[in-house]
Molecule: transfer RNA
Organism: Candidatus Microgenomates bacterium
């Protein structure tokens, strides 16, 4: 240069047009002398940007930024 694959919580991922989601973490509470388990409650996304298509888009199309993988 060309061609693929990803990009969604603080980390790991899921979600394949109809309310954005789980584990682990985090932050109170309760348990304990205290620490840890354990229990209950709770914060936390401009779903990578920008534009289309649609009633409705994390999903689908197009660019464009990142990252990886092949190929020249």
């Nucleotide at each position: 240069g060309g061609a693929c694959u990803c990009g969604u919580a603080g980390c790991u991922c899921a979600g394949c047009g109809g309310u954005a989601g789980a584990g682990c973490g985090c932050u109170g509470c309760a348990u304990u002398c205290a620490c840890a388990u354990u229990g209950c409650a709770g914060a936390u996304g401009u779903c990578a940007g920008a534009g289309g298509u649609u009633c409705a888009a994390a999903u689908c199309c197009u660019c464009u930024c990142g990252a990886g993988u092949c190929c020249a």